[in-house]
Parts: sequence; C1' cells; structure tokens
RNA sequence: GCCGGAUUAGCUCAGUCGGUAGAGCGACGCAUUCGUAAUGCGUAGGUCGUGGGUUCGAGUCCCAUUUCCGGCU
Repeated sequence: GCCGGAUUAGCUCAGUCGGUAGAGCGACGCAUUCGUAAUGCGUAGGUCGUGGGUUCGAGUCCCAUUUCCGGCU
C1' cells in the first nucleotide's frame, strides 16, 4: 500500500427484509436476613465511533473517515 472483519449502556454482546434501541453482568433503591452474601422486585444509564448522502422514516442502505484485529504484498 491492498483486501476483509469489528466499532451499539460502565463491561461482554444481540438487534431478522429500513418502521418506538434491548439482554446478561455491573451500579443504585426496596423486600427478605440479627447482619452480610445469595435471592426476588424495581430504577437510572445510549448524539448506535465520527462526518456526509439516500429515504416519509436509517443501528440497519451508500460514500468518506477514526481506532482495533486478521490476511496479502
């Protein structure tokens, strides 16, 4: 330099054919307990890496680009 993959909550990851962004773990609150852990219930947490484009509507499609991983030379 070229090719491919990944980038979504604090972490690990889903998200189908374009139609209201989710789970587990973690955090916080409550219940339970003499108390802690465990367990149960609930709450908060998101410019979907960035900038454009298409569309009535984009996490999803198109273009460019950041960072990381792999391959080729």
Transfer RNA from an uncultured Lachnospiraceae bacterium, 73 nucleotides, folded computationally. The sequence was found in a public genome assembly. It matches the Rfam family "tRNA". By type it is a transfer RNA. The prediction has a mean pLDDT of 82.